[in-house]
Context: one part of a larger RNA
RNA sequence: CGUGAGGGAAGUUGAAGGAACCUGACCUUAGUACGAGAGGACCGGGUUGGACGAACCCCUGGUGAACCAGUUGUCACGCCAGUGGCACAGCUGGGUAGCUAUGUUCGGUUUGGGUAACCGCUGAAAGCAUCUAAGCGGGAAACUAUUCCUAAGAUGAACUUCCCCGAGAGAAAUCUCACAGGGCACUUGAAGACUACAAGUUUGAUAGGGUGGAUGUGUAAGCGCUGUAAGGCGUUCAGCUAACCACUACUAAUCGCCCUGACGG
Numbered sequence: 001c002g003u004g005a006g007g008g009a010a011g012u013u014g015a016a017g018g019a020a021c022c023u024g025a026c027c028u029u030a031g032u033a034c035g036a037g038a039g040g041a042c043c044g045g046g047u048u049g050g051a052c053g054a055a056c057c058c059c060u061g062g063u064g065a066a067c068c069a070g071u072u073g074u075c076a077c078g079c080c081a082g083u084g085g086c087a088c089a090g091c092u093g094g095g096u097a098g099c100u101a102u103g104u105u106c107g108g109u110u111u112g113g114g115u116a117a118c119c120g121c122u123g124a125a126a127g128c129a130u131c132u133a134a135g136c137g138g139g140a141a142a143c144u145a146u147u148c149c150u151a152a153g154a155u156g157a158a159c160u161u162c163c164c165c166g167a168g169a170g171a172a173a174u175c176u177c178a179c180a181g182g183g184c185a186c187u188u189g190a191a192g193a194c195u196a197c198a199a200g201u202u203u204g205a206u207a208g209g210g211u212g213g214a215u216g217u218g219u220a221a222g223c224g225c226u227g228u229a230a231g232g233c234g235u236u237c238a239g240c241u242a243a244c245c246a247c248u249a250c251u252a253a254u255c256g257c258c259c260u261g262a263c264g265g
Base pairs, nucleotide, nucleotide: 001153006164007163008162009161010160011159012158016150017149018148019147022050023049024048025047026046027045028044034039052107053106054105055104056103060101061100062099063098067094068093069092070091071090072087073086074085075084076083077082111145112144113143118138119137120136121135166177167176168175169174181259182258183257184256185201186200187199188198189197206252207251208250209248210247211246212245213244216240217239222235223234224233225232226231
């Protein structure tokens, strides 16, 4: 910009394109058919793997420089105690959310259609024979549909539903204001390079804070008791606790602005 003729919001169809398409072993049928024996099936049923792929984080782990604890040296807070700074994040042991694989779950199924080689039926030319000449069947991990994803710029531009279609000026072209609706702005996000998308903007739980919980760490500080002391015990499964869950308007989403030839990269 278009989608044939007002504007707008939702929901679909599917032309076309893309993805996927793998395979082993074991048990059984059955030591059956077959075979002198040795050996040893088709067909069918079941189980379990490998590689590959997708999604996810309950489990097992990893990471986790905003969490907890231990600890060395040194400096500071007047000293003790308790803390803080620096030393690779000082070092060490754990670890929430998120992200993740080596973890978990799932996938290739199935069923049609037309066929290839090939196997046939009927059957003449050619009184026979012949799958072929007329005619009719079977037949592949291949083709096509079935599965999943994108998808109406599919310019051949599809379809459905719903919303608004008012006022004024002018001779007219047209102009001004409004409606449905959209955008800007602001608080944000399991969305994201930007944009976009999604959730909200006081008629509010969108983010922060607060409260409670979960989780993690592992029994805080202070005080008391005890020991000459290092320390131990009690208060105390304490104290603290990020990104998690819920509740709660305390703080911030103010006031507003723009658009009909507009907005829209």

Predicted 3D model of a 265-nucleotide part of an RNA (large-subunit ribosomal RNA, domain VI) from Silvanigrella paludirubra.
Its Rfam family is "Bacterial large subunit ribosomal RNA".
The prediction has a mean pLDDT of 85.
The source organism's lineage runs through Bacteria, Pseudomonadati, Bdellovibrionota, Silvanigrellales and Silvanigrella.